[in-house]
RNA sequence: GCAGCCGGACGUUCCGUCGCGGGUCGGCAUUAGCCGGCAUGAGGAAAGUCCGGGCAACACAGAGCACCAUGUUUCCUAACAGGAAGCCGGCAGCGAUGCCGGGGCAAGUGUGACAGAAAACGACCGCCACGAUCCUUCGGGCCGUGGUAAGGGUGAAAAGGCGGGGUAAGAGCCCACCGGGCUUCAUGGCGACAUGAGGCACCGCACAUCCCAUGGGUUGCAAGGCCAAGUAUACCGGCAUUCAAGGAUUGCUCGUCCAUUGCCGGGGGGUAGGCUGCUUGAGCCAUGCGGCAACGUAUGGCGUAGAUAAAUGACGGAACGGCCCUGAUGGCCCCCUCGGGGAAGUGUCAGGCCGACAUAACCCGGCUUACAGUCCGGCUGCAAAG
Repeated sequence: GCAGCCGGACGUUCCGUCGCGGGUCGGCAUUAGCCGGCAUGAGGAAAGUCCGGGCAACACAGAGCACCAUGUUUCCUAACAGGAAGCCGGCAGCGAUGCCGGGGCAAGUGUGACAGAAAACGACCGCCACGAUCCUUCGGGCCGUGGUAAGGGUGAAAAGGCGGGGUAAGAGCCCACCGGGCUUCAUGGCGACAUGAGGCACCGCACAUCCCAUGGGUUGCAAGGCCAAGUAUACCGGCAUUCAAGGAUUGCUCGUCCAUUGCCGGGGGGUAGGCUGCUUGAGCCAUGCGGCAACGUAUGGCGUAGAUAAAUGACGGAACGGCCCUGAUGGCCCCCUCGGGGAAGUGUCAGGCCGACAUAACCCGGCUUACAGUCCGGCUGCAAAG
């Protein structure tokens, strides 16, 4: 220098004009409000709303079942399905490194398509023995009964592998070695686990809807609390009206009371709307200390959105950065008939174009996803050239 890997930081800036949100100060206005000044006003993901917590309302004797989530170890944390450092197995890369998986199933249960005889109660072909029968070249054919997992074939997976002994043929049936499992001991480690020595022939595997352990009450700030216009109205009081009809009292009539209708006043609940919740919180930054790290702790400093259909924007200019699109030119290189021609990376100047992803909605911790580009640190491979 080129090509990469890992981690971290940043992610446009300034000026002018106009405009917006909440705050504050001043002026005007009886009020509603209006005008002016000042400082201030989105992110690393504010996103997806996937996980966890705070907070709030409701529910709740206690226990169990069901359901859902999680599942290696130690640590961190308010908590987590998150993070840090490890362990075991697998895959990709020359490498730095990255990705995937991880409770148990040697308790019981269930499942394993197709193919295959059989998916765990394995005899289809093959091999072997015996019996019967046929040919009879004395070894075969065919049928039946039984033994057999060494060989063939099927499959993602076939009853550990391989050699020897053994046998009628075979087989952990027996033995050596290798692989796995269980188990005992030693050493190292907090631990998962690793390494070494010994014992047991114990020897299919994978999975969950099965089993075990741990956690989980439900709903989300449109939670919840407070105030409450207008209109209508439960209920109460007063006045008026009809007392024609109705109800009660009564055998009937009158009377009395209720009731009807209208107006006035009071009034509870509820609606529009407003206030609150609301932003100082597991806060952020710097330094020291402890720790491999996540993180913890001490000291000092900082403090800056709270909108509610939702405010940060638009236009113009400048700077900065990029693209390598165009032109000019310098350096360098190659060819050469020495006239010139060609050209990758690179420097300078000018013009053009571009500056992403995305916009808080109760607040935090994570995860995941999107992103033009820039910078810093560590590491790997190739080359040692221009």
Bacterial RNase P class A from Paramuribaculum intestinale, 386 nucleotides, folded computationally. The prediction has a mean pLDDT of 76. Its Rfam family is "Bacterial RNase P class A". By type it is a ribozyme. Of the family's consensus pairs, 94% are formed in the model. A source record names the gene rnpB. Taxonomically the source falls in Paramuribaculum (Bacteria, Bacteroidia, Bacteroidales, Muribaculaceae).